[in-house]
RNA sequence: CGAGUCGGGCGGACGGUCGCGUCGGUGGGUCUCCCACCGCCGAGGAAGGUCCGGGCUCCGAAGGGCAGGAUGGUGGCCAACAGCCACCCGGGGCGACCCGCGGGACAGUGCCACAGAGAACAGACCGCCCGCGCCGUGAGGUGCGGGUAAGGGUGAAACGGUGGUGUAAGAGACCACCAGCGGCCUGGGUGACCAGGCCGGCUCGGUAAACCCCAUCCGGAGCAAGCCCAGACAGCGUGCGUUGGAGGGCUGCCCGCCCGAGCACGCGGGUAGGGUGCUGGAGGUGGUCGGCAACGGCCACCCGAGAUGGAUGACCGUCACCGCUCCGCUCCGGCGGCGCGGGACAGAACCCGGCCUACAGCCCGGCUCGUCCG
Numbered sequence: 001c002g003a004g005u006c007g008g009g010c011g012g013a014c015g016g017u018c019g020c021g022u023c024g025g026u027g028g029g030u031c032u033c034c035c036a037c038c039g040c041c042g043a044g045g046a047a048g049g050u051c052c053g054g055g056c057u058c059c060g061a062a063g064g065g066c067a068g069g070a071u072g073g074u075g076g077c078c079a080a081c082a083g084c085c086a087c088c089c090g091g092g093g094c095g096a097c098c099c100g101c102g103g104g105a106c107a108g109u110g111c112c113a114c115a116g117a118g119a120a121c122a123g124a125c126c127g128c129c130c131g132c133g134c135c136g137u138g139a140g141g142u143g144c145g146g147g148u149a150a151g152g153g154u155g156a157a158a159c160g161g162u163g164g165u166g167u168a169a170g171a172g173a174c175c176a177c178c179a180g181c182g183g184c185c186u187g188g189g190u191g192a193c194c195a196g197g198c199c200g201g202c203u204c205g206g207u208a209a210a211c212c213c214c215a216u217c218c219g220g221a222g223c224a225a226g227c228c229c230a231g232a233c234a235g236c237g238u239g240c241g242u243u244g245g246a247g248g249g250c251u252g253c254c255c256g257c258c259c260g261a262g263c264a265c266g267c268g269g270g271u272a273g274g275g276u277g278c279u280g281g282a283g284g285u286g287g288u289c290g291g292c293a294a295c296g297g298c299c300a301c302c303c304g305a306g307a308u309g310g311a312u313g314a315c316c317g318u319c320a321c322c323g324c325u326c327c328g329c330u331c332c333g334g335c336g337g338c339g340c341g342g343g344a345c346a347g348a349a350c351c352c353g354g355c356c357u358a359c360a361g362c363c364c365g366g367c368u369c370g371u372c373c374g
Base pairs, nucleotide, nucleotide: 001370002369003368004367005366006365007364008363009362010361012319013318014317015316016315017314018313020042021041023039024038025037026036027035028034029033044345048356049355051354052353053352054351055350056222057221058220059219068218069217070216071215072214073087074086075085076084077083088102089100090099091098092097103213104212108211109210110207111206112205125152126151127148128147129146130145131144132143133142134141135140160178161177162176163175164174165173179203181200182199183198184197185196186195187194188193226276227275228274229273235267236266237265238264239263240262247259248258249257250256283302284301285300286299287298288297289296290295321342322341323340324339326337327336328335329334
């Protein structure tokens, strides 16, 4: 320098004007509210999908079982998880590294497309071999019966591989080595597992994202949870009152005039409405210690969204960044300047931990392979 692989980070900054929302202050009004002005603050790396897990709240619950669901190599981390870290095994890559929905197929049942003769205690289509008949002088051809899984062919997969013995031709029928399976032993590792040795029958296909079996875990519903305050109307109770008139209007009060059959108080449940839950938490950053790491301990510092039909936006200026045109300089790798253009995905709604998905434009680092130079 080229090619590649893995990981981490940013997601414009400042100022002004206008607009929106909560809160605080001041002032005003038709005063459970509204308006004006001033001030503070006001989205994210995913706030998203709502796919997992937990906190919190209410309901349920002695314990156990069935059903149902989830998880699934091993060890660790975590509040928990389907998450994370490390390792093992299998597969891919020269390599860094990547991928694995990675328990069990000798508990049982099912399924194995197409092709092919045959797809699971298999299978004679071609071929090979033997016997008999027929044809032919002969080599051989052909028909029937039988043997054969060594060869061909089909397939993702055809019931171990290579060599030999053997045979009419063959075959784990037998033998040696290898592969694989099962059992036992030795050594290493916490473990998955690895390395080695001995024995066995000669080989027992795949599929569990098919039913199923095994182990472990799981009560239900969700902030529209739940709790508090509480109009109006209706209900219940008590008291007063219906021409000897409660109460109401005019009203600051008394008198007076008018209307007049209901009025007042209390109670419980609870609707509208309001409040609470409501944001400081398994929190973040830095350092240090333990650990390969995930993570944990300790210390210091930091933390100014809580809307409720749901606010957080727009414009302008300066700077930074990226792209393009032109100009200048150049040690040719670039640097500087004028101008123009560009900036995504998206958006809190009880709160956290994950996963997954979307994303303009960038930045940083580890490692691998190749070429050249030293």